Predicted 3D model of a 73-nucleotide RNA (transfer RNA) from a Phycisphaerales bacterium. Its Rfam family is "tRNA". Gene Ontology term of the family: triplet codon-amino acid adaptor activity. About the family: Transfer RNA (tRNA) molecules are approximately 80 nucleotides in length. By type it is a transfer RNA. Its mean pLDDT, the model's own confidence on a scale to 100, is 82.
RNA sequence: CACCCCGCGGUCCAGUCGGAUGGGCGCCGGUCUACGAAGCCGGAGUGUGCAGGUUCGAAUCCUGCCGGGGUGA
Numbered sequence: 001c002a003c004c005c006c007g008c009g010g011u012c013c014a015g016u017c018g019g020a021u022g023g024g025c026g027c028c029g030g031u032c033u034a035c036g037a038a039g040c041c042g043g044a045g046u047g048u049g050c051a052g053g054u055u056c057g058a059a060u061c062c063u064g065c066c067g068g069g070g071u072g073a
Stems, first nucleotide, its partner, number of pairs: 001072007010025004019056001027043005049065005
C1' cells in the first nucleotide's frame, strides 16, 4: 500500500432474500430453604462502532471514516 472478514445490552452469540431486535450467562425481585445453592416465575438493562446515502421503512443494501483480525507485496 492492496484485498478479505468482523464490530449488536455487563458478557457470549442469533438474525445478512429490507418490515422494525431474539436467546444463553450474568444482574435485580419473588418462590422454595433453617440459611444458601440449584430449580421455577417475573423484571431491568431499550443496545445494532461513527457519519452520510438509497427506501414508505435499514442490524440487513451503498459510500466514507474508526477499531480489531487475516492474506499478499